[in-house]
RNA sequence: AGAGUUUGAUCCUGGCUCAGAACGAACGCUGGCGGCGUGGAUUAGGCAUGCAAGUCGAACGAUCUUUUAGAUAGUGGCGUAAGGGUGAGUAACACGUGGGUAAUCUACCUUUGACUUGGGAAUAACCUCGCGAAAGCGUGGCUAAUACCGAAUAAUAUUGUACCGUCGCAUGGCGGAACAAUCAAAGCCUUCGGGCGGUUUAAGAUGAGCCCGCGUCCUAUCAGCUUGUUGGUGGGGUAAAAGCCUACCAAGGCUACGACGGGUAGCUGGUCUGAGAGGAUGGUCAGCCACACUGGGACUGAGACACUGCCCAGACUCCUACGGGAGGCUGCAGUCGAGAAUCUUCCCCAAUGGACGAAAGUCUGAGGGAGCGACGCCGCGUGAGGGAUGACGAUCUUCGGAUUGUAAACCUCUGUCACCUCGGAUGAAGCAAUGACAGUACGAGGAGAGGAAGCGCCGGCUAACUCCGUGCCAGCAGCCGCGGUAAUACGGAGGGCGCAAGCGUUGUUCGGAUUUAUUGGGCGUAAAGGGUGUGUAGGUGGAUAUGUAAGUCUUAAGUGAAAUCCUCCGGCUUAACCGGAGAACUGCUUAGGAAACUACUUAUCUUGAGUGCAGAGGAAGAGAGCGGAAUUCUCGGUGUAGCGGUGAAAUGCGUAGAUAUCGAGAAGAACACCAGCGGCGAAGGCGGCUCUCUAUUCUGAUACUGACACUGAAACACGAAAGCUAGGGUAGCGAAUGGGAUUAGAUACCCCAGUAGUCCUAGCCGUAAACGAUGGGCACUUGCUGUGGGUCCGUAAGGAUCUGUGGCGAAGCUAACGCAUUAAGUGCCCCGCCUGGGGAGUACGGUCGCAAGGCUAAAACUCAAAGGAAUUGACGGGGACCCGCACAAGCUGUGGAUCAUGUGGUUUAAUACGACGCUACGCGUAGAACCUUACCAAGGUUUGACAUGCUAGUGGUAGUCCUGAUGAAAAUCGGGAUGACCUCUCUGAGGAGCUAGCACAGGUGUUGCAUGGCUGUCGUCAGCUCGUGUCGUGAGAUGUUGGGUUAAGUCCCGCAACGAGCGCAACCCUCAUUUUUAGUUGCUCUAUUUUUAAUAGAGAUCUCUAAAGAAACUGCUCCGUUUAACGGGGAGGAAGGUGGGGACGACGUCAAGUCAUCAUGGCCCUUACGCCUUGGGCUACACACGUGAUACAAUCCCUGCUACAAAGGGCUGCAAUACCGUGAGGUGGAGCCAAUCCCAAAAAGCAGGGUCAGUUCGGAUUGGAGUCUGCAACCCGACUCCAUGAAGUUGGAAUCGCUAGUAAUGGCGCAUCAGCUACGGCGCCGUGAAUACGUUCCCGGGUCUUGUACACACCGCCCGUCACAUCACCCGAGUUGAUUGUACCCGAAGUCCUAGCUAUGCUAGGCCCACGGUGUGAUCGGUAAGGUGGAUGAAGUCGUAACAAGGUAGCCGUAC
Repeated sequence: AGAGUUUGAUCCUGGCUCAGAACGAACGCUGGCGGCGUGGAUUAGGCAUGCAAGUCGAACGAUCUUUUAGAUAGUGGCGUAAGGGUGAGUAACACGUGGGUAAUCUACCUUUGACUUGGGAAUAACCUCGCGAAAGCGUGGCUAAUACCGAAUAAUAUUGUACCGUCGCAUGGCGGAACAAUCAAAGCCUUCGGGCGGUUUAAGAUGAGCCCGCGUCCUAUCAGCUUGUUGGUGGGGUAAAAGCCUACCAAGGCUACGACGGGUAGCUGGUCUGAGAGGAUGGUCAGCCACACUGGGACUGAGACACUGCCCAGACUCCUACGGGAGGCUGCAGUCGAGAAUCUUCCCCAAUGGACGAAAGUCUGAGGGAGCGACGCCGCGUGAGGGAUGACGAUCUUCGGAUUGUAAACCUCUGUCACCUCGGAUGAAGCAAUGACAGUACGAGGAGAGGAAGCGCCGGCUAACUCCGUGCCAGCAGCCGCGGUAAUACGGAGGGCGCAAGCGUUGUUCGGAUUUAUUGGGCGUAAAGGGUGUGUAGGUGGAUAUGUAAGUCUUAAGUGAAAUCCUCCGGCUUAACCGGAGAACUGCUUAGGAAACUACUUAUCUUGAGUGCAGAGGAAGAGAGCGGAAUUCUCGGUGUAGCGGUGAAAUGCGUAGAUAUCGAGAAGAACACCAGCGGCGAAGGCGGCUCUCUAUUCUGAUACUGACACUGAAACACGAAAGCUAGGGUAGCGAAUGGGAUUAGAUACCCCAGUAGUCCUAGCCGUAAACGAUGGGCACUUGCUGUGGGUCCGUAAGGAUCUGUGGCGAAGCUAACGCAUUAAGUGCCCCGCCUGGGGAGUACGGUCGCAAGGCUAAAACUCAAAGGAAUUGACGGGGACCCGCACAAGCUGUGGAUCAUGUGGUUUAAUACGACGCUACGCGUAGAACCUUACCAAGGUUUGACAUGCUAGUGGUAGUCCUGAUGAAAAUCGGGAUGACCUCUCUGAGGAGCUAGCACAGGUGUUGCAUGGCUGUCGUCAGCUCGUGUCGUGAGAUGUUGGGUUAAGUCCCGCAACGAGCGCAACCCUCAUUUUUAGUUGCUCUAUUUUUAAUAGAGAUCUCUAAAGAAACUGCUCCGUUUAACGGGGAGGAAGGUGGGGACGACGUCAAGUCAUCAUGGCCCUUACGCCUUGGGCUACACACGUGAUACAAUCCCUGCUACAAAGGGCUGCAAUACCGUGAGGUGGAGCCAAUCCCAAAAAGCAGGGUCAGUUCGGAUUGGAGUCUGCAACCCGACUCCAUGAAGUUGGAAUCGCUAGUAAUGGCGCAUCAGCUACGGCGCCGUGAAUACGUUCCCGGGUCUUGUACACACCGCCCGUCACAUCACCCGAGUUGAUUGUACCCGAAGUCCUAGCUAUGCUAGGCCCACGGUGUGAUCGGUAAGGUGGAUGAAGUCGUAACAAGGUAGCCGUAC
């Protein structure tokens, strides 16, 4: 000192949370020792028991005894008002601080003066009698005193009279002198020296009372309070001033600087925290106050209205003989209760102090000690050194090892603490005596590593990581958040990190938080400027001079208790702790001084402000009058069938004459053009013209006043629209309402009507997104350019200046956007307002209002965000531009039929698995009868069908061939024959093989959401990025945008960018032209022959083959454009503007597809989820969809005849000629390892027939007979022949493909393959079109821009009602409690007063008054049927309000 958390990312605002310190703590786990502290915070709840205040015989009488003496019930004295406890009450002179007392008292103590003479009357104890259960009380009698009462004396005491001096702030104080009056006393002891007392006076000391200045919590949802109240006079009263009390008189006193009321609270020194300023707190220690069961009261006394005194009342507890009594732990221990929670019914007066006493001494739960509690602080220990094969174990592992870890073991030592033995204090003072603590602290010796470590954490913040288990479960969590099968976040383990006799958790306080901001914040858009003005109090205030000294500054003095904190020094072994000294205590008071500033006083000034004068401007306000256009209505004329309205319609109006049109009239409201980011006004607001009245503003020159100013809580006034009251008015418009449409619905948007209202008068209301979302005033700070009103200069153009109103921009400011002399800049003054979102501008209360409602204005509860600006994307039923068989223009199809094939569904023992919008569905599968095969049933098998290693065994061994039995086969059990291989040191050994066993194999089991690889798609779309530079706080931007152009981010130009990469294009293959080379099997020619052939020979022109080249580049020309890029036309050319086609697929998207091609992590199975076999299934079939084939026919079908291809394949093969069969095919086997031979016939073509029909179309289906392949065609093959001859006559909504050698159409080949369900796929050649105006629309895509509340990105986000659950508040008929006011009643004890009496008292009465009662209010709670709204809650209902032009722009106020 900061950090985490809003976002895809960013900056800001802003809250929440964390890291620190502290505690009278509590709880969880754990726990060795000591020192010093500390410990009933809750029920000021109730208390058993013991103790906590007595003492004096030297005041007194008396009694007793163990009789030189001791004890003590009573009288008497002193004490009991201290000490100790607690914090209920108290917001107050209670406390703190500083003063006053000239308004006072003070026992004991100190100092001082004087005195202490002489008498009297009683009474307790005791005795007697009596009452009572007791507590206790009474009658009679005796007696003493330092008890009580007179008398004497007495002052410098007190009082009165009048006086002098001096001092003082008034009253008056002090001193002096005079006279008069009044008031004292007590003795005891003695060693006879005296000592202790008593009375009075003065003074001191100490303590106390009273008064005052200042300071001292929250609340205004408490705004007015007060009748002894404020003052006076008389009287009373006190130690003492005073309404302290009383009678009378007056009517005052307090309050926004917060009275009165309500709530809470003992105050302080200090303590905790903080850099400080502050904030919180007041336990222990210390000072003060208050209280003592609750309330009231006085007595005694120096002192009390008295903690362990008295009286009364009340509640409670106890005793009781029921008549009556006793009691007060908030003293020390202890007990119960409540509570998360707080100790021993201990020892001692040895020390320190207190009471009494002459003293000895007695008393002292004050105090000194010990005990209990890790409650806190501090200290110590649980061992130290060596020790590597880095042991065992554990954990992890890439299986090699790594970690635990020098840790342990083991060796060598030490001896703190604890334990044992011995010694043994200081604290004790002044000669002796005297120690609870304590046989303690401490010292010496002894033994032995022995008895002594836990707790929390390890995702980030925040130091510390792996495995297993679990599988949105269990759980964690301070915030963010973890957990849905690979969890460093849950639980366990290993390891690690942190602290350590403790460690964590919880609670509380301060800090961090500059998050209440004095230090030290803000208000255009984040929360926040009052709707506007006038103006009171208050705050602030121009220039010069004089004076004062309140503020201010300075000096000095007093005080600021001690303790605490800080510094230094010292004492306990150290520390904590304790002692000493200093500093400090930031404050208050008093005195002296200074006079700049503020303030005040006095005098003056003119620049702020104002008044007068001259001129000017304006929708400024109020009232009255006037005007034209338009609309509607009425009347009249013309005129006829429609009008009106909409996206389209309908309702509506109209033949009773509308709309249209002409004329006349009526009414109300509003004032076109001018009109302008023009004007005026404080704001709201103000717009035809004229007049009257009122006010402001500006300019100019100057005369006057002389700071008269600025702001402004409260207050007052004004204040759009809507709304309200009363009365008018009502043309148009028009909430509500009605109707018509739209729609799934349509209480809306659209249409037709239409009431209130809109208008006027008078009065309310008082709110708006009342906005510049920007309070007012003054001053200062570069500019450019419009415009309104003036003045000056100038002929004019123009310039200068003042005052308004706009735009753009400098510095500066700002989170950014932006503001910028009209500031959101720089300063000063004053006011208002803000402090996370929601709840809520709500509830309650108050106040205003006729009402509607306004103003003021919370809390519970809930969330971790809500928000501002800007960025990049994505999206829009936003915009601009562009492209694509995207649409359009065309051609053929699909969708209807039958069949084939794939899928879904269903079925099944099984119908194996995967693929599911485009981008699954003739897809994986270029070929399921067995095999394939993964599925099902059954039968078998277990080191295995397959690999490697180890151990052991085996020699006529492995292998091959023949064969028997069982069996469906696999396999099992046999028999026979034959019979190996390699190396060496060779009768043998080893390898290989086989058998047995162990490791392991094996898995088409799971996870494509753990993966690699491969693939699809956007998309062959033109994009995607980087380096450096620059801009921006930053995310990012720029480059890549712009102007052109292109198929293209293709190219050119421009430009804070300059370059580069991946893509595009090109390089590659193929087709089209040609050259060269080469010339068999191909080609040409010649010859022969059996003349499409074969044979022989020749050739290298052509075709062709296949290698290398050439050719095309906008190269040439014209035109256009910016001399560019490029485009249009043309020439030449086989080909022309990318020549056609292919291969080639950027950054990325879809957790796209594939674990079943393969590979692979994790998980799972292991006599089975592995392996083998037979059979079945993948071929099922009510149905639905996709893709195809064949058709429906005449551009066709059938039959016959006859030309022209290309590209392929062929030895387990293709197979010719020939023969057989109607045919599939068969027999047979020439030729060919192929430019040679074969498959091989190309088909569309031509000719004839068919003539429009379910046909000579169509061929499904079915029957029969066959052929071929194969171990085997039943399930379940293809083909052939004969027969059969279904649907179907061109296909609804909808929809696919295609732009040229393309579509369409015709045939041919190949892969897979024994065969084939191929009508599929991949190729080849033949024939060979139509159309494209164009880019409005649909779909997809690209670029720029705009809006956004989206970022999982519109398949987004999100609002409200209803339903359900939970929670807290509010209202509520009431009901119940607490506190308190008031009126009245009753009136204890007691002081005081009055009266009487047998008089230190009694009796009676009176005033006041506690408690109690009755009535009536106020405030705050508890509870309540029911009611309103609110908040929260993975997957409820209804709609779609908002965010894009959100599909009717949104929002504010108001009414319905």
Molecule: small-subunit ribosomal RNA
Organism: metagenome